The part of an RNA shown here (large-subunit ribosomal RNA, domain VI) has 254 nucleotides and comes from a Patescibacteria group bacterium.
Context: one part of a larger RNA
Order: sequence, then C1' cells, then structure tokens
RNA sequence: CGUUUUGAAUCUUGAGGGGAGUGAUCACUAGUACGAGAGGACCGUGAUCAACUGGACCUCUGGUGUACCAGCUGUUUUGCCAAAAGCAUCGCUGGGUAGCUAAGUCGGGAAUUGAUAAGCGCUGAAAGCAUCUAAGCACGAAGCAAACCCCAAGAUUAGGAUUCUCAGACAGGUUGAAGACUACAACCUUGAUAGGACACAGGUGUAAGCCCAGUAAUGGGUUAAGCCGAGUGUUACUAAUAAGUCGUAAUUUU
Repeated sequence: CGUUUUGAAUCUUGAGGGGAGUGAUCACUAGUACGAGAGGACCGUGAUCAACUGGACCUCUGGUGUACCAGCUGUUUUGCCAAAAGCAUCGCUGGGUAGCUAAGUCGGGAAUUGAUAAGCGCUGAAAGCAUCUAAGCACGAAGCAAACCCCAAGAUUAGGAUUCUCAGACAGGUUGAAGACUACAACCUUGAUAGGACACAGGUGUAAGCCCAGUAAUGGGUUAAGCCGAGUGUUACUAAUAAGUCGUAAUUUU
C1' cells in the first nucleotide's frame, strides 16, 4: 500500500508450506513350529537402552553468577591504634541467590486410516484346457496422502464469527521472564508498573564496639551474629502529573 470500503476490538477457518519419521538388546509366546540332531523361529506382547531432537524446563546434579558474603597478600589514604576505602586480571582464594545454562530433568519418534509399488492372490475368458487380467474383485512397504507439531487470508478467489458503534489508535511516562533499533507484553492514581520500606525465602558464616582470659599471637562471650543483586508476599512513601495528536466517515434528517 492492498483486502474491507462505516470504523474498531477480540476470536478464528486453513488453501498452502515447513518440521518430525532412527536403531539395538532382553524377556514372554516357546525351547513351541521346524529339524535325525545340532540348533531354532515367523506372527504377537512387554521392558530397557543408544544416538538424535532449531522440543520444553531449572525441582534435583552441576556450571556461570565482574553492584552478594567471607578469608588473605602488597601498597596508598582516612593523623595514629583499631576499623575501613582505593589500586593490584573481579588483586588472589573459598562459597553463592535470581537469571541463563548442560553434562541435569521431563518429553518426542508411535498407534491408526486411505490409495499404491514390487509382489501374492480370487474369479475369468480371448484360446471348451490353462492363465492374477483382457471386464471385474481382494491384499501388499521405513515410501506416498492423512494423522502429530509449527507457520499460515498478499490464499489479489485477499475468507469467517462475535461484540461495540464512538468506540479506538497514537504519542508521552513507569517497566518487563520482550528486546540491537523497532516490535511485543504489563501498568499509568478508579494504580502494585518500577524503585523504596516491611516481612519471608535464600546466600555468606558468628560483624563492629565492648567485656572476659592470656605477656602476646590469639581465644571466648554478647552472637546461628552482621551484611546481603536480581527471588516471594505486603505496602502508595517516590515516580507513572496535567495536557495532547489522529479517528469519530459516507449517507439521511434538522
């Protein structure tokens, strides 16, 4: 831009397209059929596993976790002690919430239907027989078409339904498990959208100061303390103010 041609919001149909499609072992059937024996099934049923997966997820096991906690070294500064801060690869080391993640967890392949291929047949003439074929009929594959998952009306044959008929859209703002931008999604005081606060979860691991013991290093008590990013819940304290732009047609009536 088109579609529609009153517009708007919501929900959809599915022409068409894409994805997926794997294999092994074991058990039962059954030591049965078969076979002199040795050996040893089809069909059918169940279990487990491998690899794959542009499937999903983070409860568990882990990884990461550069604005979390602790320990430690050198040095500078805060006048000094103590306590801190800066720099040193995030200074190094030990842990680690959320999120993200695999090596982790849960799924997936299937079953089924239709038309068939090679092939196996039934009936059956031409050709008194025979013949799966000439007329007719029935089977038959990991393949084909469906079925399963995803996209999908620019499917120009541009579809359908419901509800409104002034709804609505945009811009602006607070944001997000959404994101390069855009888009998408939540919210904007008739408010829990983000921050803060409070409580909890969770992490670290017992802060500083003071007291006690010890010559001291240090240990003990106060103290499962103190501190804490993203998590959960509650709460209008702060910020989402106010205002705006487009649309509101055509037609009919006055």
Lineage of the source: Bacteria > Bacteria candidate phyla. Model confidence (mean pLDDT): 86 of 100. Its Rfam family is "Bacterial large subunit ribosomal RNA".